Background
Two RNAs folded together computationally: RNase P RNA and transfer RNA, 407 nucleotides in total.
RNA sequence: GGAGAGGGACGGGGAGCCGCAGGGGUAUCUACCCCUGAGGAAGGUCCGGACUCCGCAGGGCAGGCCGCUCGGCGCAAGCCGAGAGGGGGCGACCCCUGGAAAGUGCCACAGAGAACAGACCGCCAGCGGCCCGGGUUUCCGGGUGCGGGCAAGGGUGAAACGGUGGGGUAAGAGCCCACCGCCGGGGCCGCGAGGCUCCCGGGCACGGCAAACCCCGGCCGGAGCAAGGCCAAAUAGGGGGGCGGUUGAGGGUGGCCCGCCCGAUGCCCCCGGGUAGGCCGCACAGAUGGAUGGCUCCCUAAAACAGAAUCCGGCCUAUGGCCCUCUCCCCCG
RNA sequence: GCGCCCGUAGCUCAACUGGACAGAGCAAGGGCCUUCUAAGCCCUAGAUUGCGGGUUCGAGUCCUGCCGGGCGUA
Numbered sequence: 001g002g003a004g005a006g007g008g009a010c011g012g013g014g015a016g017c018c019g020c021a022g023g024g025g026u027a028u029c030u031a032c033c034c035c036u037g038a039g040g041a042a043g044g045u046c047c048g049g050a051c052u053c054c055g056c057a058g059g060g061c062a063g064g065c066c067g068c069u070c071g072g073c074g075c076a077a078g079c080c081g082a083g084a085g086g087g088g089g090c091g092a093c094c095c096c097u098g099g100a101a102a103g104u105g106c107c108a109c110a111g112a113g114a115a116c117a118g119a120c121c122g123c124c125a126g127c128g129g130c131c132c133g134g135g136u137u138u139c140c141g142g143g144u145g146c147g148g149g150c151a152a153g154g155g156u157g158a159a160a161c162g163g164u165g166g167g168g169u170a171a172g173a174g175c176c177c178a179c180c181g182c183c184g185g186g187g188c189c190g191c192g193a194g195g196c197u198c199c200c201g202g203g204c205a206c207g208g209c210a211a212a213c214c215c216c217g218g219c220c221g222g223a224g225c226a227a228g229g230c231c232a233a234a235u236a237g238g239g240g241g242g243c244g245g246u247u248g249a250g251g252g253u254g255g256c257c258c259g260c261c262c263g264a265u266g267c268c269c270c271c272g273g274g275u276a277g278g279c280c281g282c283a284c285a286g287a288u289g290g291a292u293g294g295c296u297c298c299c300u301a302a303a304a305c306a307g308a309a310u311c312c313g314g315c316c317u318a319u320g321g322c323c324c325u326c327u328c329c330c331c332c333g
Numbered sequence: 334g335c336g337c338c339c340g341u342a343g344c345u346c347a348a349c350u351g352g353a354c355a356g357a358g359c360a361a362g363g364g365c366c367u368u369c370u371a372a373g374c375c376c377u378a379g380a381u382u383g384c385g386g387g388u389u390c391g392a393g394u395c396c397u398g399c400c401g402g403g404c405g406u407a
Stems, first nucleotide, its partner, number of pairs: 001329008010320001012299007020037007039305001043316002046314005051224004063220005068083006084097005098215002103213002105209003120154002122150003127147002129144006162180006181204001182202005187196003228280004238271006250262004334406007343359004352390001361377005383399005
């Protein structure tokens, strides 16, 4: 100098002018003064909680979220610290994480065979057959892969039922042996996940997927501030009381009376519910047209993402420059 | 604000329980037929499955983060 890894704090400051919102004060009737006024993510609405109502929610079903171990905080979600196993990177470091031996299901195409598998090419003459030669009934030699034996090699596939070497065999094969791997038990270490160059047994049986159903463990009753509560018009409807009583209250027609028609569902008063509307819920920013802004100068540059709407704890995403520690490479001394 | 749902050719829809070339119809282009057009018949092209990451041998489908759109609720 270049390329990276991990972490931390900040998210403008000062002066002047003009403005906005909420609260308070002094004037007093239209002015002035003081105080306060976005974020680390206010965002996405992905988890969890407070709060409110509902059938008071004890248990169960269904459903949702979480999931290596130990410790800490927390109701929970989640976070922090120290570790375990596996994977990636030269490295700093990063990523993943219950159970596949409870059960069910899936593993396309290709391939002989895809989960108690299987023989296409291939290998094999030990066995049965057949052919040839010799011998002569019984034996020997050669050939043939028809039956048969095999799974080493080739080939398919993401994955082929341990690997390497040796022995063995007709050819082969954990068939046998050594080492490695694997499984079960024990011992030791660790609180534990787990670990061990320890011991014994077993030729090996047990592929992958649970961000498939599911099983195990932990937590969660449901809905959401447009929750919910209070005040409360007009009109309509509900309840109660009074008046009236078919000898007719009242209404319609009509300018009025008579007449005609309807008629106890009438008239008056009171009560309560809901709607419009208003207030609370609602905040040490805070509304319901919804404020938090603009200009100039200086600080080297003041830039980025972005703006509250019930509140809080997390996660994730977006973003500017600064600082610290560490790794690898190159160059110079 | 709160709650919920959906993105596949230009348009409207398929794709079963993850399985390989993502298929149809209409529209588009070319050809045949016709005197010409329409209709009809044949053929062709057209898709980063909204975008990124992950799980898996394999993702349109499963998980997750963004982007866009829609619905309900006073």
Rfam match: Bacterial RNase P class A. Rfam classes the family as a ribozyme.